[in-house]
RNA sequence: CUCUGGAGAGACCGUCAAGGCGCCGAAGGGGCAAGUUUCCACUAAAAUGGAAAUAAUCUCUCAGGCAAAAGGACAGAG
Numbered sequence: 001c002u003c004u005g006g007a008g009a010g011a012c013c014g015u016c017a018a019g020g021c022g023c024c025g026a027a028g029g030g031g032c033a034a035g036u037u038u039c040c041a042c043u044a045a046a047a048u049g050g051a052a053a054u055a056a057u058c059u060c061u062c063a064g065g066c067a068a069a070a071g072g073a074c075a076g077a078g
Base pairs, nucleotide, nucleotide: 001078002077003076004075005074010021012020013019022066023065024064028062029060030059031058035054036053037052038051039050040049041048
C1' cells in the first nucleotide's frame, strides 16, 4: 500500500441560512506516572529521600463524529 472485518453517540431544534442545545471516542492532537529506567544525597551494600524521562483502548473533547455514505483505532491475510 491492497483486500476483509470494524464500535459509540439526536437522520434533534431552527427563520431550515447562519447557527443552537444535547451527546460519542476508535483519525489526529493534548494530559497524567502506579510501575520501570537513569542521576544525585546517604550507605560497605541495600533501604530511604529528591530530581528527570517514559504509556495506553486511561483521560480531555481542541479537532473529528452522532440515518445512509464517507471516515475509522484495532485485527487478519497478501
Molecule: Glycine riboswitch aptamer
Organism: Bacillota bacterium